[in-house]
Molecule: Bacterial RNase P class A
Organism: Flavihumibacter stibioxidans
Formats: sequence, structure tokens, C1' cells
RNA sequence: UCUUCUCUCCGCGCUAUCGCGGCGGGCUUUGGCCCGUCGAGGAAAGUCCGGACAGCGCAGGGCAAUACACCGGCUAACGGCCGGGGGGCGGGCAACCGUUCACAGACAGUGCCACAGAAAAUAACUGCCUUCAAAGCUUCAGCUUUGGGGGUGAGGGUGAAAAUGUAGGGUAAGAGCCUACGGUGUUGUUCAGUAAUGGGCAAUGCGGGUAAACCUUGUAUGCUGAAAUGCCAUGUAAACCGGUGGCUGAGGGCGGCUCGCCCGAUGAUUCCGCAAGGAGUCAACGCCGGAGGGUAGGCAGAUAGAUCGUGCCAGUAAUGGUACGGCCAGAUAAAUGAUAGCGGUCACCCGCUGCGGCGGGAUUUCCGCCGCAGCGGGUGAAACAGAAUCCGGCUUACAGGAGAGAAGAUUUU
Repeated sequence: UCUUCUCUCCGCGCUAUCGCGGCGGGCUUUGGCCCGUCGAGGAAAGUCCGGACAGCGCAGGGCAAUACACCGGCUAACGGCCGGGGGGCGGGCAACCGUUCACAGACAGUGCCACAGAAAAUAACUGCCUUCAAAGCUUCAGCUUUGGGGGUGAGGGUGAAAAUGUAGGGUAAGAGCCUACGGUGUUGUUCAGUAAUGGGCAAUGCGGGUAAACCUUGUAUGCUGAAAUGCCAUGUAAACCGGUGGCUGAGGGCGGCUCGCCCGAUGAUUCCGCAAGGAGUCAACGCCGGAGGGUAGGCAGAUAGAUCGUGCCAGUAAUGGUACGGCCAGAUAAAUGAUAGCGGUCACCCGCUGCGGCGGGAUUUCCGCCGCAGCGGGUGAAACAGAAUCCGGCUUACAGGAGAGAAGAUUUU
């Protein structure tokens, strides 16, 4: 100097004129006018998580459903953030660095691992050893070919993966069969650490993978949502029709199912009957259904907060504490805009100056090309994108510019 990755910040400014909305003040003929002041984001997006707030609900048991899952910390909380540990991948001799992980459990059980291959778990295609038979050769020791039996899993092949690696011994040939040094799982013990985990020693095993496959274990979980919800005003028809039911419990409620639990309602009158009680009518109440009526206006919620800025302290950090200072939209069919000028940024073009490199001529220097920096002029452009109860995260989008860190390459000193 360049490239790649990760992260952070800015993402137009000033002036003038006109226009719009909130708040405060003044004037007013109550129609409105004037002055001051404030007025859209880092994501306002997605609606994916967690809450604040508001309303309703809340005996209990069992089952289901959904989410999370290494350790510690932060936070109101989270599936978030910070730090640490471990695994994978990449760079590096290594130490280490970067990046990534949906990181409990495969020794509870059930599945699955295509194709290829003999075989994906208990198996033999090729090969090696041994033995029998037949044929041929023959130097009579044997050798070759074919077929059958037994042994083998080291060599070769297939594959993502084929029974822990290397070396030596041993064997008919081989094999952890034996030995040495390693790798790895589990258990015990010890040291360090809050812990995950890591180191040492010993014993014991070594076919794997897969749980965003079913599953097992642990932890957690009410519903709705600002068109929530609350108050005020206005107005109507809590009226009408049909069906049905009832304390021997209709009906309603308890997030899904189930057991269970809780709430729970009449009056009048007639007839029959010794009585207890039974039957019916009208109305009320509950449930199901039908047709129809009134309203859709105002205020609150609604912006002073788990708030913002700066300094200091504590902490590796996330973050917390403290002191001082600030108030920065609140619309309701939805305001926050338009025009002009100047400046800034970026892209391209032209010119001048300086530096570096290359080439040609010349050898005090000239010309041309390329790159960088500065100055001047001209033309053009402006990313993603608009609050709607609010806050903390995550994810996605982003022209251009600035900065920090890590890795690599090249060059100069």
C1' cells in the first nucleotide's frame, strides 16, 4: 500500500419566502389574527421474541401441546447480551489467532445410514495359509492348473464411513495374539478453577454416525390487545315472534381433553286428592333461533420514561452506581412540506503544480504515458426508507464517507 472478515459512527448544512400540526402567550366582531417555540428513523420496516400498561380469569389432579437446553454473570424479562469452557473449519512448525455451533442424553428403548460394495454387523469379491481329489510337467525334492473342505481378516478393491494408530515380535497364514509408545470412552482418585472443564496417576473397554428422527431427562408456560380499556353526552324497543327447559339441578364458569370443583333461578292462579303430592294456564328467568330498532359525538389512554447527554467510580466485559444538566412529534384519515440561493459530499471530464515509476532523445536537461496528492473550472447525482400506546432485543434493507481490530499478500526503509 492492497485484499478479505468482524464491529462502530455519519448519512447533507445554512439563509430567505410561502404552507401545515402541537404547546404557551396576547388580541378578538368568537369567524379568526399575531408572536414565540417544538415537529419522522437507524432501522420508524418484519410482527419474530420479551415486557410495561389495561380488562377478564385463577380449588386441585392426570394427560396433551409449545418453547428452551455447556458454565458463570447482566437485565424488568427474553429464544437476547457479556465473559469463559468444549467441538468443527481455516491459517500457522508451534504457541496462538480468526470464524462457526439448534453445545442435555446414543450404556432406557425404537428407527434410519441411499447408491456402490462380499458385507453398513456380524459378513468374504480379490487375496494369503492349509488339506483332499483329478490332469500335466518332472532333475522323484516338488511345480502348475481346475474343483471341494477348513483357517484368515493383515494387503487390494467399493464407499462419507469397513472393527483404534505406528513399530517390533509371533503365527501354517494372519489378527491386541504379545510387547513398547500413542489415540479415545468410562470409572476411581488427586491438583487447579465459583463452575463448565483441564492436568497427573490407576483400572477397564475400543465398530461407528444420526435425536431441527421418534424418544428420554430437566426447566418454563392463563387469555386478549390501544379498534385494549375507562368516563361523559345523545338516543332507542332490556320491546316482538317461534321452540325448549327447570332444584331428582336447566344453564353458566374454571386456556386444550378428562376427572373434579364452583356459581346457580320464581310469582300468581285453576283442577284432582283425607293428606303427601300430581296435572294445567299466565307471566318472569335460562338456552337455541328469527325478524327488527338506536348509536357510531366528545374526553382520557397518548407520551416525564426500566428516558437522554456529559464527567467520575466499580467491573475483563455486558452493565451498575453517583453528580450535574436536558425535555427532543402526539396526528386521528392521519401534520412534520414546497421553491430559490450559497456551501459541503460523491462520480465523470479538463487544466496547472509537486512527488514516484516507465519509455524515447540527450547526457547541465527536454518530451510522452501511468499512479498519488493539492488547487481551480464544468456537468450530473443523492442510499434504505415515513411515527400511530410505549420500551428492551433479534432479523432484514442501505448510494457514499469516516474510524477501530484481526488475518493474509506485496514493497520500501